Annotation:
Predicted 3D model of a 74-nucleotide RNA (c-di-GMP-I riboswitch aptamer) from uncultured Lawsonibacter sp. The RNAcentral record of the sequence draws on MGnify. It matches the Rfam family "c-di-GMP-I riboswitch aptamer". Rfam links the family to the GO term cyclic-di-GMP binding.
[in-house]
RNA sequence: GCAAACCGCCAGAAAUGACGGGACGCAAAGCUAUGGGGGCUAAUGUGUCGACCACAAUGCCAGCCCGGCCGCCG
Numbered sequence: 001g002c003a004a005a006c007c008g009c010c011a012g013a014a015a016u017g018a019c020g021g022g023a024c025g026c027a028a029a030g031c032u033a034u035g036g037g038g039g040c041u042a043a044u045g046u047g048u049c050g051a052c053c054a055c056a057a058u059g060c061c062a063g064c065c066c067g068g069c070c071g072c073c074g
Stems, first nucleotide, its partner, number of pairs: 001026002006021003010017002024063001030069003035066003038061003044056004
């Protein structure tokens, strides 16, 4: 310096995100999802007589891992 869980409020179909409070932690807990892997959701589509079921990302996660870029002190 950042800010988890949780709470409030808004957006979203959801995952989740923004803002405020709050601190579990973090040298990169900065950026990158149009670098790669992995994970989450399924509006919508398909399957089904049907669905609260299955599959699928164009949606999401960088505080899951590897990589790239920037980066404090010694």